The prediction has a mean pLDDT of 76.
Bacterial RNase P class A from an Actinomycetota bacterium, 388 nucleotides, folded computationally.
RNA sequence: CGAGCCGGUCGGGCGGUCGCGGCGGUGCAGCCAGCAUCGCUGAGGAAAGUCCGGACUCCACAGGACAAGGUGGUGGGUAACGCCCACCCGGGGUGACCCGCGGGAUAGUGCAACAGAAAGCAGACCGCCUCCGCUGCGGCGGAGGUAAGGGUGAAACGGUGGUGUAAGAGACCACCAGCACAUCGGGCGACCGAUGUGGCUAUGCAAACCCCACCUGGAGCAAGACCAAGAGAUGACAUGGUCGCAAGACUGUGUCUGCGCAGACGGGCGGUCCGUCCAAUGUCUGCGGGUAGGUCGCAUGAGGUUGCUGGUAACGGUAACCCUCAGAUGGAUGACCGUCGCCUGCCGCGUGCAGGGACAGAAUCCGGCUUAUAGACCGGCUCGUUCG
Numbered sequence: 001c002g003a004g005c006c007g008g009u010c011g012g013g014c015g016g017u018c019g020c021g022g023c024g025g026u027g028c029a030g031c032c033a034g035c036a037u038c039g040c041u042g043a044g045g046a047a048a049g050u051c052c053g054g055a056c057u058c059c060a061c062a063g064g065a066c067a068a069g070g071u072g073g074u075g076g077g078u079a080a081c082g083c084c085c086a087c088c089c090g091g092g093g094u095g096a097c098c099c100g101c102g103g104g105a106u107a108g109u110g111c112a113a114c115a116g117a118a119a120g121c122a123g124a125c126c127g128c129c130u131c132c133g134c135u136g137c138g139g140c141g142g143a144g145g146u147a148a149g150g151g152u153g154a155a156a157c158g159g160u161g162g163u164g165u166a167a168g169a170g171a172c173c174a175c176c177a178g179c180a181c182a183u184c185g186g187g188c189g190a191c192c193g194a195u196g197u198g199g200c201u202a203u204g205c206a207a208a209c210c211c212c213a214c215c216u217g218g219a220g221c222a223a224g225a226c227c228a229a230g231a232g233a234u235g236a237c238a239u240g241g242u243c244g245c246a247a248g249a250c251u252g253u254g255u256c257u258g259c260g261c262a263g264a265c266g267g268g269c270g271g272u273c274c275g276u277c278c279a280a281u282g283u284c285u286g287c288g289g290g291u292a293g294g295u296c297g298c299a300u301g302a303g304g305u306u307g308c309u310g311g312u313a314a315c316g317g318u319a320a321c322c323c324u325c326a327g328a329u330g331g332a333u334g335a336c337c338g339u340c341g342c343c344u345g346c347c348g349c350g351u352g353c354a355g356g357g358a359c360a361g362a363a364u365c366c367g368g369c370u371u372a373u374a375g376a377c378c379g380g381c382u383c384g385u386u387c388g
Stems, first nucleotide, its partner, number of pairs: 001384010012340007020042009044359001048370002051368005056220004063274004068216005073087005088102001089100004103211002108209002110205003125150002127146008158176006177201001179198008224296004235256009259288007266278004303322008342356005
């Protein structure tokens, strides 16, 4: 100097004028709200996707089994996770680094097109060897043996060299690879290394069904709670009155319940079963009616910042400080002007001219993952070239 790999930060600033949401002060005004003014404050690294995990609320007092679904190397972190960190194994890359379909194919079932003789204990297309028969002497036919050579294929059931054989073959031998077992060493572990023995060696796919291990109630802030309003029936209790011999009937008031009509006998607990709970003043189903109002939930949190400290790290501990750091509900951040700065182009090279500025807007909240992103900058590492 060039090319790469990994991580991080910003993504406009300042001033003025006008206009918005929240909170607070002051004044007017006033119980019903409002007006003026001042101060503070007001969208993200992803607010997106709704893919995971939770907090919280209700069902509800909430158990067991089956089914269903999710995850899948080991060890740690975390409230938890399918997330993060470290390591192991496998693959890619010269490397920094990146990727993971990472438990089991000897429990069982299944698939592997086409080609090929044959792809689950396989297999004989071309071949090689022995014997017999025929012969036009080129060979042909039959029987037996064979899988070393060739071909097909992604893959042909270990490789190389030899012994041996009629020709061959782990048939046997040496070395090697793989697998299984044993012993020793290292490691918390997944695993790694060494030595020895063995039979010769039965592919791949489980992101195919399946087996194994672990995990899992449901619904969701339109959750849910309260106030107001409306329908104003039904039933129960208490009490008064009238009628009645009595039983009882009618009616008024108060309290509780509480929308009406029809139907069913059940309904709740994700599916099924067990179990359990509620129950006729109940529950469910269908069809109608009223409530389109207000307040809370609503932002103090598994919170943030800094220092010290433990740990390789993720992350934890501790101390101090901060929280007037959005809380809307037809839904707030805007518009204009000036100036500075960034990027691109041009030129007469200047206080020049012109243009541009990404992805994109909270709605209960938090931890992640995934996706989109103009441009500018910082740090570390790898490789190549050149010079000293």
Source information
Rfam family: Bacterial RNase P class A. By type it is a ribozyme. The sequence was found by an Rfam model in a public genome assembly.